[in-house]
RNA sequence: CUUAUUGAGAAAGGUGGAGGGAUUAGGCCCUAAGAAACCUUAGCAACCCGUUGAGCCGGGUGCUACAUCCUAUUCUGAUUUCGUCGGAAAAAGAUAAG
Numbered sequence: 001c002u003u004a005u006u007g008a009g010a011a012a013g014g015u016g017g018a019g020g021g022a023u024u025a026g027g028c029c030c031u032a033a034g035a036a037a038c039c040u041u042a043g044c045a046a047c048c049c050g051u052u053g054a055g056c057c058g059g060g061u062g063c064u065a066c067a068u069c070c071u072a073u074u075c076u077g078a079u080u081u082c083g084u085c086g087g088a089a090a091a092a093g094a095u096a097a098g
Stems, first nucleotide, its partner, number of pairs: 001098006011041005019030003024072004042064003046061005068092001073089007
């Protein structure tokens, strides 16, 4: 860079010691009943490879609070009317393969 997926699902312990939730803005949430990060085991099941009639199985990455935490950009519908709710698309991000 290209393609596909992206509202579901799934824990605990140890080390560590103050942040984290991608960024720009506004919010909101988690955290000293320990954040990030690392390790171990367990679990979930998105992709790839192998195996098989198929499934099981094995391996490689990934993931295990909150919809990609919510909103923003475009189009559109409803409505108690300028607010609210919903749908679709785009941009960006994340994961897998090449």
Predicted 3D model of a 98-nucleotide RNA (SAM riboswitch aptamer (S box leader)) from uncultured Moheibacter sp. The organism belongs to Moheibacter, within Bacteria. Its Rfam family is "SAM riboswitch aptamer (S box leader)". Rfam describes the family as follows. The SAM riboswitch is found upstream of a number of genes which code for proteins involved in methionine or cysteine biosynthesis in Gram-positive bacteria. The SAM riboswitch acts at the level of transcription termination control. RNAcentral holds the sequence, with entries from MGnify.